[in-house]
RNA sequence: UUUUAACAGGGCAAACCUGCCGAAAGACAGGGACGCAAAGCCAUGGGUCUAAAACAAACAAAGAUUGCCAGGCUGCAAAAA
Numbered sequence: 001u002u003u004u005a006a007c008a009g010g011g012c013a014a015a016c017c018u019g020c021c022g023a024a025a026g027a028c029a030g031g032g033a034c035g036c037a038a039a040g041c042c043a044u045g046g047g048u049c050u051a052a053a054a055c056a057a058a059c060a061a062a063g064a065u066u067g068c069c070a071g072g073c074u075g076c077a078a079a080a081a
Base pairs, nucleotide, nucleotide: 001080002079003078004077011036012035016031017030018029019028021026034067040073041072042071044070045069046068047065048064049063050062
């Protein structure tokens, strides 16, 4: 530098339950593991979800999702050069 078939010391943690915030989608904390080699970070493009406030307008603006995909930045293990 390139690649991701296998391996995983260490790492993350779906559904569900409890608490808590929110109008909601959903977030956070604890429990719990379906899975994950970027399931680390960023709402930049697309997708999906929400509908309280605002609004002529849910194809706009707003909120959420990076564990939907792409893109950007960084990192672990192994292999090859």
c-di-GMP-I-GGC riboswitch aptamer from a Bacillota bacterium, 81 nucleotides, folded computationally.